[in-house]
RNA sequence: AUUGAAUAGUCGCCGAACUCCGCGACAGCGGGGACGGGGGAACCAGUUUUCUGGGGUUAAUUCCCACUCGCGUGGGAAAGGGUCAGCCUUCGAUCCUAACCCGUCAGCUAACCCCGUAGGCGUCGUGAGGGCUCAU
Numbered sequence: 001a002u003u004g005a006a007u008a009g010u011c012g013c014c015g016a017a018c019u020c021c022g023c024g025a026c027a028g029c030g031g032g033g034a035c036g037g038g039g040g041a042a043c044c045a046g047u048u049u050u051c052u053g054g055g056g057u058u059a060a061u062u063c064c065c066a067c068u069c070g071c072g073u074g075g076g077a078a079a080g081g082g083u084c085a086g087c088c089u090u091c092g093a094u095c096c097u098a099a100c101c102c103g104u105c106a107g108c109u110a111a112c113c114c115c116g117u118a119g120g121c122g123u124c125g126u127g128a129g130g131g132c133u134c135a136u
Stems, first nucleotide, its partner, number of pairs: 011122004018033006034117006044107001053105001054102004061078007079097006086132001087130004091125001
């Protein structure tokens, strides 16, 4: 000097998954705000379509090709989503398209009712434009 790994702190990313108060020796418990989700009238929609079950959270769906008894695996296309460090748009680059739940049942849906607030990680391009905020 370079590369890799680990630990700590700061900061940051995906996601609704944050914050405040009280009690408690701790573990934890209770409540408020905020964010997110489900059920649920009239009107409207629908006139079906019920084992070819159906539905929900989520970006996480559809189609094609090859292999496989099947589950599934690999590749491609479309579609959907995230990141590249104040915010937005854009160019370019890059990554993801898991999983879980209800239990024969649910369109929308005011009032009303119910539920969640986890988990997992570590980007960097001195690109272009625009507006906003703060400080001096």
The RNA shown here (c-di-AMP riboswitch aptamer (ydaO/yuaA leader)) has 136 nucleotides and comes from a Dehalococcoidia bacterium. The sequence was found by an Rfam model in a public genome assembly. NCBI's taxonomy places the organism under Bacteria, Bacillati, Chloroflexota, Dehalococcoidia.